[in-house]
């Protein structure tokens, strides 16, 4: 900027304007204004009325309405004003009113009364044969209207006028017809059976009314009928349609604009006029509302256009114009038109355009991000060079408008002329939109971009902020401090004057499966027969032509959808042609299918014969074991019962034994993936009685078949009703146990019940979780019960018909089914349609009851469920292992004491470690320092590291204050390189100012490195290849061994890697070399190197031999030989992985704090506290022992700021000393346990050594707090340790002393070393922990798993509920407005008629019918409330 579209909700209530008038050429009157012959007339305008047409249509709106409705198709009993169109008439009289005037009432609306007066207003009379009506025979009934131009022959004395003629328009009666309306039929058109039966004018029929018109349309009267499971009737929701929008399509939703039809006009009811209404802007009457009033009354109806209130998430202007198309009215001019043309609002939708175009790298600058180097914003911007679309200014400028008038001419009409028609040609007129579309011109990038989104699905990511907070979310899901999900930047993606949301369709959804699903375990096969209705039917043969096919014919509005074409600058949109509208409808042809008729077969089914198996069913009888109780007799203390016990029974004699009787219930053995039967089911034995199968041949009917809604018969147990049984069992009950508690599981007892007739119940995991029928698809091993052939043989084959296993083809999501199908098809039928709520609750049926049986919602979830894998786990199985148990030695757990921890406390008692696997750990050394904590003084470019500048050597010494750090102040000292010097440089010190330093500060759950632990457990992957839809298996499982996935065999496996083993290192045994400081054959030396011994090489052992077992294999068991024998002991070495194991305080690091401090210095504290509680030691309790003296034999490590001898001194601890050693040399260096021999004698002791005092040494500035020691003295607890719980398999365990690191000084601790030196293992049942293979799993954070219910409190839905309040429908009854129709006594009554009195009609009134709103009762049926 162009088209379009704009109350989806209260058919809720409306102020206010307009939305239906016109016609003087139908009438009379009046009003104004000219003119004239002015009391009058005429011309031009103009108002109320009369009459006439219109008003019935345009315009609204979908309440109502499931067919009196649309849609599509036929039909015959009908109407029709205006339009065309045929024929005909239009004669000639009446007697009124309105408006006016005049009085009279009312507030008003308006209304009475008396008087004039016209007409195309009304009435009668003629006329009307043929063509309206009714009767038929001849008759009978029934109309009309004039008005306007225009003529001049005739009449009127003349102009006019009128008469006449004439054109036009009207008018009466009529004929066709279009087009329009009424009316019938068939077909189609939502839900709901928790609505099954409805209906009396209801179905017909006859007479009668009535209607335009056909008909119960209405009535009298007869007759019982009409409708329906192919869903009546009843609820409940809804205007239908073309079309619209979705889909491939079949469907599905859906009825705005636009066309076509019905319906409605405040609400309910009625008719009047009229061609047509029962009437949106008409009347009447009833309600409800509003308004107005002198309260008597009286007005109103926007679901027409604007508009207002309310309602609501939401829907416009109280606009211009009749210029255009249409309408009405009129001879016309015109006059009305909110119809309709234009305009305004509104990004509401659909279309077009534009916010610029080139070029342009210093890749500015600014944001932002960074690995600091850059990256990105970005050719983006500026800058240069252009170009003007739209906008703004300025000129210019359409189309939509030709009809009608006016004038000329020509024809027609006429007797002629005009009027007037048609028709040419001229003229001159009329745009709301709007100076709008358009076109030109100027200046000038100038006026011109948002919104959404960036975790995946789905295009596009970073920063920072938060920190399960705050937010986000279609879904699945993010947020608990490095968030591409939340917010904000930057950047990117995706639309674009829109872009998101939200509501709503429909698609994907093969997720209601006609096209096109399913029912063994995922929702779903009715427990099961029989059979109605229906659905489906072997097999030929005529004959029809309903169905089906096939051509045609009529429709199947226009618009739209589609195709070409046109017109707007393009498109959108608009105009034409076409094509389709799959549909119906009627005509005609074919007859192979289906159907109906007919006439036949025999294979399906069924009968007949003969054989046959069997727990099939009902009845009637009969039998043996057993339990139980009675009676007797023997007999004597117990029995029964459990896991163990007790309740119970029992000296009143049981149990047990024997013999009678009784009395019920069940039928051992046979007995069997055997047998029958439709399921449920059925089980000693004979007997009656009866169903049904199966085989094997012959006849015989002649589709008689299959299914099978409702329906109906049967139905396990328990149950229930009457009634009878009752042995043994047993719900309920009681008692005894177990338990934490046991209303259970176990033991005694024990009633209903179980049994039996008869009747109800009608349900089950009633399962093969698998509906019936038939047809068709490889086998095989069994098993019953026939039959054919066969054998010697119940031998073998064949076959029918059950009833099991296995498995091919196919089937399946898998499992897994497979001729007895879950395969392949075909009849029929029942049944799922997310989990829960729920097989509930209302209603219904059905039962005595207990309940069945049909069967939802509202709420609420993101899942519920199947198969199958792979782990984990079982108080599952199988096997195997380990000081895991057992079998022993020693110990802890109780004393004291050390030490570490928790807790407490503290100014601080620094951080960390916290089940094994934290607690003698980090710490192989806390008095100060360590120190990281407090507390007080101090320092801020900093105690430490890089960079700049100025000074100055660096350094050293003094004094003073101070706890010290520090500070002030004096003094000393001028180095080194390179240069002739000046000066430069290096290190250093010290100021100054900013970049940074600095952190044992915070996240071990952001990490990196080491580390602990499953465990030195034997596991733990891959590649290739094979099997599975796949997820994953196979290897790697199996048999057999092994310390060991260590080796063998076998196998859709073949191989390979990390781990097992071995290689390393130490010990043991021997050779070889080399011998000093080692050793010594021999007393030293001297010599030697045989020997110990040291420290380099290298040897040995490998199931290598024999025997025996096993598969002849791996290996195994025993010997042998050897220093050592089966991996000789031991160490070192830790797969893939777990535990967010630990540690940011070793050390690095990422983020985050901190920056006159959480950094840095100092002094003093503190980590060394103490009611407790726990872990690890050490010492004891004592005689395997302590004390005493005396004496033996070790390995391995350490000594130069270091170890340190002799000799001395001291009771000791150490002191003095200072040789010797840089170490096979000198030292610490005494090894202790042990052996001897005294003593102690069982005792809180000569055990036991804590406290505790006094005295001392050593370290070291320093020993208070806080060191170890040494000597006098003191001499506690402790008499061997509760529940529990630890180590430990041989040079082990116990026991015993040695050495080291840390370290000034501290060792009960750690870490090595040696000496002395045991017991047991029958074994793998439990106990832990682990491995393998199996099995269940509703666990996968993985059984510290998952999970069920009650209670509390709070909130939501729903159901019941004495009751209580509305909607709807239907009945009965009461009284009944207006209006129709009929009846009509008074009362009135112009037109016609009279014989003049009256009739005759009418009309007001009244009466009856119908009838609306109403009232009162009842009855259904629905929606709310509600203790």
């Nucleotide at each position: 900027g162009g088209c379009g579209u704009g109350c989806u909700u209260u058919a809720c209530a409306c102020a206010u304007g307009c939305a239906a008038g016109u016609u003087g050429a139908a009438c009379g009157a009046g009003u104004u204004a000219u003119u004239u012959u002015a009391u009058a007339a005429a011309u031009a305008a103009u108002u109320a009325g009369u009459g006439g047409c219109a008003a019935a249509c345009g315009g609204g709106u979908g309440a109502g309405u499931a067919a009196u409705a649309u849609a599509u198709c036929a039909g015959a009993a009908c109407a029709u004003a205006c339009u065309u169109u045929u024929g005909a008439g239009a004669a000639g009289g009446g007697g009124a009113u309105a408006a006016c005037u005049a009085a009279u009432u009312g507030a008003a609306a308006a209304a009475u009364u008396a008087g004039c007066u016209a007409a195309u207003a009304c009435c009668g009379u003629a006329u009307a044969u043929u063509a309206a009506u009714c009767a038929u025979u001849u008759g009978a009934u029934g109309a009309a209207a004039g008005u306007a131009g225009g003529g001049g022959a005739u009449u009127u004395a003349a102009u006019a006028u009128a008469a006449c003629c004439u054109u036009a328009c009207g008018c009466u009666c009529u004929u066709a017809a279009a087009g329009u309306g009424g009316c019938u039929g068939a077909u189609a058109u939502c839900u709901g059976a928790u609505u099954a039966g409805u209906u009396a004018g209801u179905u017909g029929g006859u007479g009668g009314g009535g209607u335009a018109a056909a008909u119960g349309c209405c009535u009298a009267c007869c007759a019982a009928g009409a409708c329906u499971u192919u869903u009546a009737u009843c609820a409940g929701u809804a205007g239908c349609u073309g079309g619209u929008u979705u889909g491939a399509g079949a469907g599905g939703a859906u009825g705005a604009u636009c066309a076509g039809c019905c319906a409605c006009a405040c609400u309910g009811g009625a008719a009047c006029u009229g061609a047509g209404a029962c009437a949106c802007g008409g009347u009447c009457c009833a309600g409800a509302c509003u308004c107005u009033u002198a309260c008597g009354g009286g007005a109103g109806g926007c679901a027409g256009c604007a508009g207002u209130g309310g309602g609501g998430a939401a829907u416009u202007u109280u606009g211009g114009a009749c210029a255009a198309u249409g309408g009405g009215g009129g001879a016309a001019a015109c006059c009305c038109u909110g119809a309709u043309c234009c305009a305004g609002c509104a990004a509401u939708g659909c279309c077009g355009c534009g916010u610029g175009a080139g070029u342009g790298a210093a890749g500015a600058a600014u944001g932002c991000c960074u690995u600091a180097g850059g990256g990105u914003u970005g050719u983006a911007a500026a800058g240069c060079u252009c170009u003007u679309u739209u906008g703004u200014u300025a000129g210019g400028a359409a189309a939509g408008a030709a009809a009608a008038a006016a004038u000329u001419u020509u024809a027609g009409c006429u007797a002629a002329a005009a009027u007037c028609u048609a028709a040419u040609a001229u003229u001159a007129a009329u745009g709301a939109c709007g100076g709008u579309a358009c076109c030109u011109a100027a200046a000038g990038a100038a006026u011109a971009a948002g919104c959404a989104c960036c975790g995946g699905c789905u295009a596009a990511c970073u920063a920072c902020g938060u920190g399960c907070c705050a937010g986000c979310a279609g879904c699945c899901g993010c947020g608990g401090u490095a968030a591409u999900a939340c917010g904000u930047a930057g950047g990117g993606u995706g639309c674009a004057a829109g872009c998101g949301u939200u509501a709503a369709u429909c698609g994907g959804a093969a997720u209601u499966a006609u096209u096109g699903g399913g029912c063994g375990u995922a929702a779903a096969g009715a427990g099961u027969g029989c059979g109605u209705a229906g659905g489906u039917u072997g097999u030929u043969u005529u004959a029809c032509a309903a169905g089906a096919c096939a051509a045609a014919u009529g429709u199947g509005a226009a618009a739209g959808c589609c195709c070409u074409a046109a017109g707007c600058u393009u498109a959108a949109c608009u105009u034409a042609g076409g094509a389709a509208u799959u549909g119906c409808u009627u005509u005609u042809g074919u007859u192979a299918c289906u159907g109906u008729a007919u006439a036949g077969c025999u294979u399906g089914a069924g009968u007949u014969u003969a054989u046959u198996a069997g727990a099939g069913a009902g009845g009637a009888g009969u039998a043996g074991a057993a339990u139980u109780u009675u009676a007797u007799g023997u007999g004597u203390a117990g029995c029964a019962g459990u896991g163990a016990a007790a309740u119970g029974c029992g000296u009143a004699g049981a149990u047990a034994u024997a013999u009678a009787a009784a009395g019920g219930a069940a039928u051992a053995c046979c007995a069997a993936u055997g047998g029958c039967g439709a399921a449920g089911g059925c089980a000693a034995c004979u007997c009656c009685u009866u169903g049904g199968g199966a085989u094997a041949a012959u006849a015989c009917u002649g589709a008689c078949a299959c299914u099978g809604a409702u329906g109906u018969a049967c139905u396990a147990a328990a149950g229930c009703g009457u009634g009878g049984g009752g042995a043994g069992c047993a719900a309920a009950c009681a008692g005894g146990a177990u338990u934490a508690g046991a209303u259970a599981c176990c033991c005694u007892g024990g009633u209903a019940g179980u049994c039996c007739a008869c009747g109800c119940c009608c349900u089950a995991a009633a399962c093969g979780a698998u509906g019936u029928c038939u047809a068709c698809u490889a086998g095989u091993u069994g098993u019953u019960a026939g039959a054919u052939c066969u054998u010697u043989a119940u031998u073998g084959a064949u076959u029918u018909a059950g009833u099991a296993g296995c498995g091919u083809a196919g089937c399946u999501a898998a499992c897994g089914c497979g001729u007895u199908a879950a395969g392949u098809a075909g009849a029929c039928c029942g049944c799922c349609u997310g989990g829960g709520a729920a097989g509930u609750a209302c209603g219904g049926u059905c039962g005595c009851a207990a309940g069945a049986u049909u069967a939802a919602a509202a709420c609420u979830c993101a899942a519920a469920g199947g198969a199958a894998u792979u782990g984990a786990c079982g108080g599952g199985g199988a096997c195997c292992c380990g000081c895991a148990c057992a079998a022993g030695c020693g110990g802890u757990g109780g004393a004291u004491g050390a030490u570490g921890u928790g807790g407490a406390u503290u100014a601080a008692u620094u951080c960390g470690a916290u089940g094994c696997a934290a607690c003698g750990c980090g710490a192989a050394a806390a008095a100060c320092c360590u120190u990281a904590c407090c507390u007080a003084c101090u320092c801020u470019u900093g105690a430490c590291a890089u960079g700049a500048u100025u000074a100055g050597a660096a350094u050293u010494u003094u004094a003073a204050a101070g706890a010290g750090a520090u500070u002030u102040a004096a003094a000393a000292g001028u180095g080194c390189u390179u240069g002739a010097a000046a000066a430069a440089g290096a290190a250093c010190u010290a100021a100054u100012a900013c970049a940074c330093a600095g952190g044992u500060g915070c996240u071990g759950c952001a990490u990196g490195g080491c580390u602990g632990u499953c465990g030195u457990c034997a596991g733990c992957u891959c590649g290739u290849g094979u099997c599975g839809u796949g997820a994953g298996a196979u290897g790697u499982u199996g048999g057999g061994u092994u310390a060991a996935g260590u080796c063998c065999c076998g196998c859709a496996a073949c191989g390979a890697g990390c781990g097992c083993a071995a290689c390393c290192c130490u010990u043991g045994u021997c050779a070889u070399u080399a011998g000093u400081u080692a050793c010594u054959a021999u007393u030293u030396a001297a010599u030697g190197u045989a020997c110990u011994u040291u420290a380099a090489u290298g040897a040995u052992a490998c199931u290598g031999c024999c025997u025996g077992u096993g598969a002849u294999a791996a290996a195994c068991u025993g010997g042998a030989g050897g220093a050592a024998g089966g991996u000789g002991g031991g160490g070192a070495u830790g797969a893939c992985g777990u535990c967010a194991a630990g540690u940011c305080c070793u050390c690095a690091u990422g983020g985050c704090c901190u920056u006159u401090a959480u950094g840095a210095g100092u002094a003093g504290g503190g980590c060394u506290u103490c009611a407790c509680a726990c872990g690890u030691c050490a010492u004891a309790c004592a005689a395997u022992g302590g004390u005493a003296u005396a004496u033996a034999c070790a390995a391995a490590g350490g000594g130069a700021g270091g170890c340190a001898a002799a000799c001395u001194u001291g009771c000791g601890a150490a002191g003095g000393g200072g040789a010797g050693c840089u170490a096979a040399u000198c030292c610490a260096u005494a090894a202790a346990a042990g052996u001897a021999u005294a003593u102690c004698u069982u005792a809180g002791u000569u055990c036991g050594g804590a406290u505790u005092g006094u005295a001392g040494u050593c370290u070291g500035c320093a020993a208070c707090u806080c060191g170890a020691c040494u000597a006098c003295a003191u001499g506690a607890a402790g008499u061997u340790g509760g529940a529990a719980u630890c180590g430990c398999u041989a040079g082990u365990a116990a026991u015993c002393g040695c050495a080291g690191a840390u370290c000034a000084g501290c060792a009960u601790g750690c870490u090595g070393c040696g000496g002395u030196g045991a017991a047991u293992a029958u074994g793998u049942u439990c106990u832990c922990g682990g491995g393998u293979c199996u099995u269940g799993u509703a666990c996968a954070c993985a059984c510290c798993g998952c999970c069920c219910g009650u209670c509390a409190c709070a909130c939501c839905a729903u159901g019941g509920a004495a009751g209580u309040g509305g909607g709807u429908u239907u009945u009965a009854c009461c009284a009944g407005a207006a209006a129709u129709a009929a009846u009509u006594a008074u009362u009135u009554u112009a037109a016609c008629c009279u014989a003049a009195g009256g009739g005759a009609u009418a009309a007001c009134g009244a009466u009856u019918a119908u009838u609306a709103a109403g009232g009162u009762g009842a009855a259904a049926u629905u929606c709310g409330u509600a203790a």